The RNA shown here (transfer RNA) has 74 nucleotides and comes from a bacterium. It matches the Rfam family "tRNA". It was read from a public genome assembly.
RNA sequence: GGGCGGUUAGUUCAGUCGGUUAGAACAUGCGAUUCACAUUCGCAAGGUCACAGGUUCGAUUCCUGUACUGCCCA
Numbered sequence: 001g002g003g004c005g006g007u008u009a010g011u012u013c014a015g016u017c018g019g020u021u022a023g024a025a026c027a028u029g030c031g032a033u034u035c036a037c038a039u040u041c042g043c044a045a046g047g048u049c050a051c052a053g054g055u056u057c058g059a060u061u062c063c064u065g066u067a068c069u070g071c072c073c074a
Base pairs, nucleotide, nucleotide: 001073002072003071004070005069006068007067010026011025012024013023019057028044029043030042031041032040050066051065052064053063054062
């Protein structure tokens, strides 16, 4: 230098052939259970879907660029 992929909650990851409210597990807080702790159960909070631009009535999803990161080729 060229090619392919990844970036979504504090962490690990789903998701969407463009459409009404973006999800799970773990972690965190609160409550129930216990003499108490743990476990278990319930509830809650937590997200500019990496950033910028474009297309569209509408973009986390499509297109372009940028950043970071992984793999392959030279």